[in-house]
RNA sequence: GAGUUUGAUCAUGGCUCAGAACGAACGCUGGCGGCAGGCCUAAUACAUGCAAGUCGAGCGCGCCCUUCGGGGUGAGCGGCGGACGGGUGAGUAACGCGUGGGAAUAUGCCCUUCUCUAAGGAAUAGCCUCUGGAAACGGAGAGUAAUACCUUAUACGCCCUUUGGGGGAAAGAUUUAUCGGAGAGGGAUUAGCCCGCGUUAGAUUAGGUAGUUGGUGGGGUAAUGGCCUACCAAGCCUACGAUCUAUAGCUGGUUUGAGAGGAUGACCAGCCACACUGGGACUGAGACACGGCCCAGACUCCUACGGGAGGCAGCAGUGGGGAAUAUUGGACAAUGGGCGAAAGCCUGAUCCAGCCAUGCCGCGUGAGUGAUGAAGGCCUUAGGGUUGUAAAGCUCUUUCACCGGGGAAGAUAAUGACGGUACCCGGAAAAGAAGCCCCGGCUAACUCCGUGCCAGCAGCCGCGGUAAUACGGAGGGGGCUAGCGUUGUUCGGAAUUACUGGGCGUAAAGCGAGCGUAGGCGGUUUGGUAAGUUAGGUGUGAAAGCCCGGGGCUCAACCCCGGAACUGCACUUAAAACUGCUGGGCUAGAGGCCGAGAGAGGUGAGUGGAAUUCCCAGUGUAGAGGUGAAAUUCGUAGAUAUUGGGAAGAACACCAGUGGCGAAGGCGGCUCACUGGCUCGGAUCUGACGCUGAGGCUCGAAAGCGUGGGGAGCAAACAGGAUUAGAUACCCUGGUAGUCCACGCCGUAAACGAUGAGUGCUAGUUGUUGGUGGGCAUGCCCAUCAGUGACGCAGUUAACGCAUUAAGCACUCCGCCUGGGGAGUACGGUCGCAAGAUUAAAACUCAAAGGAAUUGACGGGGGCCCGCACAAGCGGUGGAGCAUGUGGUUUAAUUCGAAGCAACGCGCAGAACCUUACCAGCCCUUGACAUGGGAAGUUUGGUUUCCAGAGAUGGAAUCCUUCAGUUCGGCUGGCUUCCGCACAGGUGCUGCAUGGCUGUCGUCAGCUCGUGUCGUGAGAUGUUGGGUUAAGUCCCGCAACGAGCGCAACCUUCAUCUUUAGUUGCCAUCAGUUCGGCUGGGCACUCUAGAGAAACUGCCGGUGAUAAGCCGGAGGAAGGUGGAGAUGACGUCAAGUCCUCAUGGCCCUUAUGGGCUGGGCUACACACGUGCUACAAUGGCGGUGACAGAGGGUCGCGAAGGGGCAACCCUUAGCUAAUCUCUAAAAGCCGUCUCAGUUCAGAUUGUCCUCUGCAACUCGAGGGCAUGAAGUCGGAAUCGCUAGUAAUCGCGGAUCAGCAUGCCGCGGUGAAUACGUUCCCGGGCCUUGUACACACCGCCCGUCACACCAUGGGAGUUGGUUUUACCUUAAGCUGGCACGCUAACCUUCGGGAGGCAGCCAACCACGGUAAGGUCAGCGACUGGGGUGAAGUCAUAACAAGGUAGCCGUA
Repeated sequence: GAGUUUGAUCAUGGCUCAGAACGAACGCUGGCGGCAGGCCUAAUACAUGCAAGUCGAGCGCGCCCUUCGGGGUGAGCGGCGGACGGGUGAGUAACGCGUGGGAAUAUGCCCUUCUCUAAGGAAUAGCCUCUGGAAACGGAGAGUAAUACCUUAUACGCCCUUUGGGGGAAAGAUUUAUCGGAGAGGGAUUAGCCCGCGUUAGAUUAGGUAGUUGGUGGGGUAAUGGCCUACCAAGCCUACGAUCUAUAGCUGGUUUGAGAGGAUGACCAGCCACACUGGGACUGAGACACGGCCCAGACUCCUACGGGAGGCAGCAGUGGGGAAUAUUGGACAAUGGGCGAAAGCCUGAUCCAGCCAUGCCGCGUGAGUGAUGAAGGCCUUAGGGUUGUAAAGCUCUUUCACCGGGGAAGAUAAUGACGGUACCCGGAAAAGAAGCCCCGGCUAACUCCGUGCCAGCAGCCGCGGUAAUACGGAGGGGGCUAGCGUUGUUCGGAAUUACUGGGCGUAAAGCGAGCGUAGGCGGUUUGGUAAGUUAGGUGUGAAAGCCCGGGGCUCAACCCCGGAACUGCACUUAAAACUGCUGGGCUAGAGGCCGAGAGAGGUGAGUGGAAUUCCCAGUGUAGAGGUGAAAUUCGUAGAUAUUGGGAAGAACACCAGUGGCGAAGGCGGCUCACUGGCUCGGAUCUGACGCUGAGGCUCGAAAGCGUGGGGAGCAAACAGGAUUAGAUACCCUGGUAGUCCACGCCGUAAACGAUGAGUGCUAGUUGUUGGUGGGCAUGCCCAUCAGUGACGCAGUUAACGCAUUAAGCACUCCGCCUGGGGAGUACGGUCGCAAGAUUAAAACUCAAAGGAAUUGACGGGGGCCCGCACAAGCGGUGGAGCAUGUGGUUUAAUUCGAAGCAACGCGCAGAACCUUACCAGCCCUUGACAUGGGAAGUUUGGUUUCCAGAGAUGGAAUCCUUCAGUUCGGCUGGCUUCCGCACAGGUGCUGCAUGGCUGUCGUCAGCUCGUGUCGUGAGAUGUUGGGUUAAGUCCCGCAACGAGCGCAACCUUCAUCUUUAGUUGCCAUCAGUUCGGCUGGGCACUCUAGAGAAACUGCCGGUGAUAAGCCGGAGGAAGGUGGAGAUGACGUCAAGUCCUCAUGGCCCUUAUGGGCUGGGCUACACACGUGCUACAAUGGCGGUGACAGAGGGUCGCGAAGGGGCAACCCUUAGCUAAUCUCUAAAAGCCGUCUCAGUUCAGAUUGUCCUCUGCAACUCGAGGGCAUGAAGUCGGAAUCGCUAGUAAUCGCGGAUCAGCAUGCCGCGGUGAAUACGUUCCCGGGCCUUGUACACACCGCCCGUCACACCAUGGGAGUUGGUUUUACCUUAAGCUGGCACGCUAACCUUCGGGAGGCAGCCAACCACGGUAAGGUCAGCGACUGGGGUGAAGUCAUAACAAGGUAGCCGUA
């Protein structure tokens, strides 16, 4: 920096990614070289070989060789070295390490200086003899040498000292020049010791300590010291973290980072520790000793069972462990080490080689040219694109590897493991040499196919349910490259532990409040000091590494040289501003004093009235009480009500107020007593006495607990009544703890201003409480101090908001936070009588959880408004029969679609065949239809008949006709047949891939944009507000000003008039008449259809704001949108339609295509929707005969006339229609019937007909006669309609051969009602809440059941570790003893000194016993927790969530 919480936004906050690094491992792949690196695990066990020897110039002896000079060799004695080098990191939280100092030390070999190196002596190994033992290894005796051992002498320096003195050395060798030896001084080096500072985590480790702390004497050491010991004292460490537990070698450095930091301590270098485990000392200059010794233990091996041997954390190597780490190599040539005088020997230190892409660095796998943009692959819109100059081809080169030849430096004389290596020369041939990961976003890189929530992917978000750039494959592309990815770890990003550099009103986070200890911080002035501070200097800060400049390998990695740096520590000189320390002063902080003041501040005692309940008495009678409605309950044994009297307990109306007091919790009748704090005024005193405050202490609502009282009302638990599906609730009737008092506990609350305390500073306005001062107009104004509110500027904040009472600007101190859940839980500790409180995790799990604000949606939230939404009415549906559609069922098929409103008389404006898509059967296969190729024909089209067949179809015959153009060529076009291939065809799937069209909200009044402004932003404003409207219609106002799509208007029609025109229309006037506008005539009227007029709140009055508008009126055919229609904004419903059409993809291709016959879509127990006809008298029937409009008509409408009871038939006039025709309008009027299942109703059925049609069986319509079902107005529920409307009456049309109760239209007759907006439904605007955004058909909680996971408890059990007490005591050192043995010295020769062995004692490892502490493993059973597409029960929360929610407690 990015991704990820949201519809979007800002902020908070976690998770994740991109980077770098690695002693790495794994997967795929692998050409060369250089330089590095290579058991991180089992400090597990080790076969085998090697890793420390050397010296004959210290010594004797044996053996061999000899040129007789000598040389070599073996085991010993002796010397030096085996304390270095090499390995490992178990232990260690420590003076272990780092850094800087210090004094009380030693120091072989080395350097330097001085001195000495004399005289003697006694042994002993080897060897020889004897002898034990399996072996390892010994024992006895004899004898021998030394630079081995001992004595004496000497002793300037040395040591001790009582200052008189005392003590202490030596070694020689030989080639005669050296090497040695002893004492002493100095140096160098190395080592030991002490101190300051630094050095992990845990307080769920708070007290630890008995040689402990100090002193004195003594011992011990190279040396200081409780290092050890005796005595004395009682100290010492610790909140600046002792002790305990866990973890860990430390450092230079390494890695990351801008830095500060973080992580780390492989390789290289310094220090430490360890060497099978534990203990111990010896020798030595140096060890308590990796390849030495003794003891104990475990393990392994040998054994003759008696006893012995061993220690790879040296180099190789083996087993084992593990994801994982190499050769049982070469050489001492170099560098170093040991010994030696030296030659030299030894050296798994070291130098090299081998193995491994483990890392870093370098090189290569070819270069140039090459377009027909080859082939192949892939994609494709079929044209092409891409792979791609890539290849091939042509022309070149030879690095590396390969072959051949030469051949180093490393060594200044000799000596080369590496090594015939590096390097050089020559040769051949593009010849031998490319992979890995990725391609949804982050993140560079896209298409096809396969798959179909499968298989799979995934770092996070997330992909996959039939068009997947996310899975798998392919083509293409991107990245890196002998590597590339993955996994793991560390830092970074992460300002996500914030010193640099964060926060705490609401996101996580202020302790409930105060007092106060330690600590931190602290007013003004002056002097001193110099700890902090600042500046300079000196020493140190190893080397390597990092950085800079040079240099060497062809470059680089790598290596060499120089510089800088090492930010640190110590010492020293100087300064004195600030902080500290110290002395003196001050008064502004703080406190005291005096004088006033307000107050529900606290404690105790007393006292008052109202009310409730109870008791007594009176009056009085049937109810009372309670609720949404009821009931439980009380009441005739007298309630409720009411009057009087009494008792008891608790709480204090009005005053009362964002008024007062208190630190908070909290405090309210009145009086008294005691008492705390506060404010103001004075300026009289003290003189910084202050602020904060870890621990600590005190106070601390309610509930709860203990003891004793008290108990009126209220009231957990409990009981009953209701409600309910249930109701362990809400409501009601009762009712116990409790509430009250005293004393003692508890110690928590949403203990909240969700805001710690203190100080200073930073605009105001306004209210209120308490005080003081001033002015006067004496009830007001001004000023000020201390509180308490509201608003508001700067500032601040993520926003909301805060704003002198800060959440502003600063300082001081304390507390707290670091993703959600698990969990304020478990365990442990502390407190508590208990309940529980407090302190306080982890495993596991999720990618979020949460804040503020925005836009919507929603609410059993609010306000305003509208609509046949309700209400007021009229008529229906739901009941009956039938029609029609649907579901269901049935069926070979009952084709398909439509599904709440917005599917259901819908697609279908019309299924007998056709339609037709369905079923059965029979047929066809380039096809019923289109285009292209080849061949043939130009006899192609039609009528009629016959045969087979159900027909399609096949066969035969007959008649008519004989394609068009022409350059006269079967040349062109057309047509037919045949062949084969491309293809046709599909009402097959996907309406959730689509276009188009449509429904719906809704003819609702809304939906947006530009610019500006506001806001960090999503967004807001405009569009909100006040009015008004049918309307976002208009007016006014306004940080908005305008605009667009909608509204309205423009369009059509109806209603009035004028004008033009006058046939097929009309007839007022005139004439004729067959009396019919029939004719002449006319166009006045009606009408037709063109053009105009007319209506605009224009006029008047009222109202309103003088506006918009509204109300009323006038005029007018019409009045406030005149009626009706067309017209449907942005969008919603993945709404409907792939079966109208079009279309992507998929599927079928002798079939899912095409043809035909028959059947089906018409089935029928049943359920629903929409209708028709009725149930009758507002009617039926009969008669009569008046008045429409709008349409249709030539394969048609069909008059008149005739026939038939009728449907209808015969015949034809007229009409391509203002002419003819359908055409008769019907309700109306008159008469009759008289309330019945009827003279209602017409279903059903029988029978006979008519019409259409190829054909009415399945399955048409109509007529006549006969039959005469249900039905007497319809339960819950529900629909339509506000005026020429409902209701009622008929007429027409489309489709159509025929078929309407449906649909679309037309006119006739012609109502009722609307108080009103409380309620139901739908909608609009504003506002409010929200945990919703798939948007309430939302979200979401808990138990139970199932599966899995981690975890607590748990009778116990197993192991580790540790403490205390006691027992036992190996080896060993020390001390004691003197029975035994005894070469050097002394001796008076007896012995002594000394030594050795032995014995005893103290200490002590391992071991044992007992009692604890602590940690871990397992554990029947058990507790809660977490996770898991579709389990059960309810609905607790989110809206007033339907009882507001929440906190503490029972």